[in-house]
RNA sequence: GGGCGCUUAGCUCAGUGGUAGAGCGUUCGCUUCACACGCGAAAGGCCGCAGGUCCAAUCCCUGCAGCGCCCACCA
Repeated sequence: GGGCGCUUAGCUCAGUGGUAGAGCGUUCGCUUCACACGCGAAAGGCCGCAGGUCCAAUCCCUGCAGCGCCCACCA
């Protein structure tokens, strides 16, 4: 330098053009002498950044950034 993939809640990941979910974790409550387990509830993200297309974008397109893999080049 070229190609491909990924970037969504604290973590690991789903998701679909019509304003986003799960598991774990956190908080509160119930239970217990207490802790754990179990049960119930709640908080928490506008979906890497900037543009574009569209009535409407997390989802499509472009650029940039970060991470990973492969190839090439230099030495």

A computed fold for a 75-nucleotide RNA from a Patescibacteria group bacterium, annotated as transfer RNA. RNAcentral records the identical sequence in 3 taxa. Its Rfam family is "tRNA". Rfam links the family to the GO term triplet codon-amino acid adaptor activity. The family's RNA type in Rfam is transfer RNA. Lineage of the source: Bacteria > Bacteria candidate phyla.